[in-house]
RNA sequence: GCGUGUAAAAGCUAAACCUACCGUGAGGUAGGGACGGAAAACUAAGGAUCUUGUGCGGUCUAAGCAUCAAGAUAGCCGAGUUGCCACC
Repeated sequence: GCGUGUAAAAGCUAAACCUACCGUGAGGUAGGGACGGAAAACUAAGGAUCUUGUGCGGUCUAAGCAUCAAGAUAGCCGAGUUGCCACC
């Protein structure tokens, strides 16, 4: 340097749920809590899902539709960048 993650060690992270705060919302932050994770670290330029708005639609309510706008998810998939330990 390339590859691998069976076992061990050192640490790391933290789903659901609860509380507080922020947001119209998806969701986020902090504390508690651990289902999990060897990239569950970063990137939202690819796809996917979700939210709000707008337009179409309509019984003017709702459903539904959009090649529209603004957002959310990196713990959905793919991609890029960086990286701990052990082994070969």

A computed fold for an 88-nucleotide RNA from a Methylococcaceae bacterium, annotated as c-di-GMP-I riboswitch aptamer. Its mean pLDDT, the model's own confidence on a scale to 100, is 82. Lineage of the source: Bacteria > Pseudomonadati > Pseudomonadota > Gammaproteobacteria > Methylococcaceae. The model forms 90% of the base pairs in the Rfam consensus.